[in-house]
RNA sequence: GCUGAUGUGGCUCAGUGGUAGAGCAGCGCACUCGUAAUGCGCAGGUCGCCGGUUCGAAUCCGGCCAUCAGCU
Numbered sequence: 001g002c003u004g005a006u007g008u009g010g011c012u013c014a015g016u017g018g019u020a021g022a023g024c025a026g027c028g029c030a031c032u033c034g035u036a037a038u039g040c041g042c043a044g045g046u047c048g049c050c051g052g053u054u055c056g057a058a059u060c061c062g063g064c065c066a067u068c069a070g071c072u
Stems, first nucleotide, its partner, number of pairs: 001071007010024004018055001026042005048064005
């Protein structure tokens, strides 16, 4: 330099056009002699950035950035 993949709560990942969810972690309550476990609840993300398409974009298209892999 070229090609491909990935980018979504603190972490690991869903979500393939109609106002974003789960598990773990965190906080509160219940339970317990106490802790752990368990149950219930709460909080936390303008979806890497900038544009385009669309009535509507995490999702489709383009550019850029970052990471990973391959080729040279």